[in-house]
Context: one part of a larger RNA
RNA sequence: GAAUCCUCAAGGAACUCGGCAAAAAAACUACCCGUAACUUCGGGAGAUGGGUUGCCAUGUACCAUGCGCAAGCUUAGGUACAUGGUUGCAACUAAAGUUUAUUAGUCGACUGUUUAUCAAAAACACAGGUUGGUGCAAAGACGAAAGUCGCAGUAUACCAGCUGACGCCUGUCCAGUGCCGGUAAGUUAAGCAGAGAUGUGGUCGCCGCAAGGUGACUGCGUCGACGUUAAGCUCCGGUGAACGGCAGCAGUAACUAUAACUGUUCUAAGGUAGCGAAGUUCCUUGCCAGGUAAGUUCUGGCCCGCACGAAAGGCGUAACGAGCUAAUAACUGUCUUGAGGGUUCACUCG
Numbered sequence: 001g002a003a004u005c006c007u008c009a010a011g012g013a014a015c016u017c018g019g020c021a022a023a024a025a026a027a028c029u030a031c032c033c034g035u036a037a038c039u040u041c042g043g044g045a046g047a048u049g050g051g052u053u054g055c056c057a058u059g060u061a062c063c064a065u066g067c068g069c070a071a072g073c074u075u076a077g078g079u080a081c082a083u084g085g086u087u088g089c090a091a092c093u094a095a096a097g098u099u100u101a102u103u104a105g106u107c108g109a110c111u112g113u114u115u116a117u118c119a120a121a122a123a124c125a126c127a128g129g130u131u132g133g134u135g136c137a138a139a140g141a142c143g144a145a146a147g148u149c150g151c152a153g154u155a156u157a158c159c160a161g162c163u164g165a166c167g168c169c170u171g172u173c174c175a176g177u178g179c180c181g182g183u184a185a186g187u188u189a190a191g192c193a194g195a196g197a198u199g200u201g202g203u204c205g206c207c208g209c210a211a212g213g214u215g216a217c218u219g220c221g222u223c224g225a226c227g228u229u230a231a232g233c234u235c236c237g238g239u240g241a242a243c244g245g246c247a248g249c250a251g252u253a254a255c256u257a258u259a260a261c262u263g264u265u266c267u268a269a270g271g272u273a274g275c276g277a278a279g280u281u282c283c284u285u286g287c288c289a290g291g292u293a294a295g296u297u298c299u300g301g302c303c304c305g306c307a308c309g310a311a312a313g314g315c316g317u318a319a320c321g322a323g324c325u326a327a328u329a330a331c332u333g334u335c336u337u338g339a340g341g342g343u344u345c346a347c348u349c350g
Stems, first nucleotide, its partner, number of pairs: 001345008010336002014334001019331001028097001030052004038043001040165001054086010064075001066073002087091001100329007107321002112124002128163007140149003166316004171246003176243002178239005185234003191228002196223012247265005274308001275305001286302005
C1' cells in the first nucleotide's frame, strides 16, 4: 500500500450526480390493544403506533372429567384474569438466514417477460377494447412438390393490424394516399380478324427480235389499317379505433389593459373535451405560492403549448413496482477529520 472485518469523542448527510455504502429498527408459524387518507369496498394493513412474555404463591371465572336428586364437591386436567412475591443488565434470555418506516409526484393497471456475458425498465406481454379478413378442400402459414399446420376446430371459430385493467370519454377533415363498391364514356395487352402493301416460287396467256413488260390461277412467306376484346387506370361514390391533416392578418368596449364582437385571405378541414414550463417549454433558474436559514431539483397554481391532445389513444385512477423524482423521521466514519485494532496479501529480514 491492497482486500476484508470491527470500534470511535462532538456533530449527524455538512458527503455526493444521488444517503452510493454502512448503520439503525424489528423479527423467526409469538400474543394483546389499536390502526389514517384513499378505495374498484376486496383492500390500504403486519399501516403508522403502543404494550406483554421467566419462576413462585394465593384467589376468581369458565370449560372438560368423576361423584351427587340437588346445592355442591373432585382432578400432579385445561383456558383466561387479578393480586402479591422473586432473580438478573436483560425472562420467545442461544445461533443462522430475511425486511427501516412515512409523505407527495411521474410512468406502467396488476402477476409475468427481456438484451445467456455492461441495460430488468417507463420496453415486451397481458385480460379487456376495436377494425379487417375467412363459409371450410376456409382465410392465413411452411414447402419444389407430395403434403402439413390451421383442426380431429367451424364465425361465441380461426387469422391479421392497432390499442392495452377499470372509470369518464374518444371532436373535425374523404382534397391527397390507401382500401371497399360501382362502371355509361375515355384509355388499354396478347389473341381474333384481315382491307391493303410487299418478297419469292409454279402453271398458263398476251406484247416484244431480245433483254424484259403485263395479266389470270396457284404455293410459301413478311408487314399490316378499320373492327372486336379483360382487369387496371381515368371517372362516380363510400371509408379515420385506414396512412394522415387539424391556418393567417387586421380592427374593435366610456381610465388603461384585454377582446366576447367584426372584417378579410387561404384551406379538404382549421385542434373540440381534457391536460399543460410536462419524461414534451427553446427563450428559462418563466411568474406566483409552498417547503428550506438559503431550493437551476420538487409540489400546487398560472397559460404567449418554440414544438400536448383524444385507441402511434386523451384525462383520471385504488392496488402493485429491486422503476424514476422530491421530502421527512430514525440512523449512522458518507462527511467535518481522522484514529486505533483483527485477518489475508504485498513488502523487509531470516
Predicted 3D model of a 350-nucleotide part of an RNA (large-subunit ribosomal RNA, domain IV) from a sediment metagenome. The coordinates come from a structure-prediction model, not an experiment, and the mean pLDDT is 81. It matches the Rfam family "Bacterial large subunit ribosomal RNA". Its family is annotated with ribosome and structural constituent of ribosome in the Gene Ontology.